[in-house]
This is a predicted structure of an 82-nucleotide RNA (transfer RNA) from Candidatus Levybacteria bacterium RIFCSPLOWO2_01_FULL_39_10.
RNA sequence: GCGGAUGUGGCGGAACUGGUAGACGCGCAUGGUUUAGGACCAUGUGCCGCAAGGCUUGGGGGUUCGAGUCCCUUCAUCCGCA
Numbered sequence: 001g002c003g004g005a006u007g008u009g010g011c012g013g014a015a016c017u018g019g020u021a022g023a024c025g026c027g028c029a030u031g032g033u034u035u036a037g038g039a040c041c042a043u044g045u046g047c048c049g050c051a052a053g054g055c056u057u058g059g060g061g062g063u064u065c066g067a068g069u070c071c072c073u074u075c076a077u078c079c080g081c082a
Stems, first nucleotide, its partner, number of pairs: 001081007010026003019065001027045006046055003058074005
């Protein structure tokens, strides 16, 4: 230099053909239980906001009524070729 794969909350990891993001698990918070801790149980848990609402799939742009998903570009990591 060329080709390919991957990138989603704090972490792992789903989302089938574009259809109204973050299932599930871990972790964490509060409470229960315990002398205490662990385990277990209940509820909650992306970000901003008092709320209404808004934002968010590595970054930027495009197509579409609608994009994690399609297209272009770019960045990072990995694999192969030279």
Model confidence (mean pLDDT): 80 of 100. The source organism's lineage runs through Bacteria, Bacteria candidate phyla and Candidatus Levyibacteriota. Its Rfam family is "tRNA". By type it is a transfer RNA.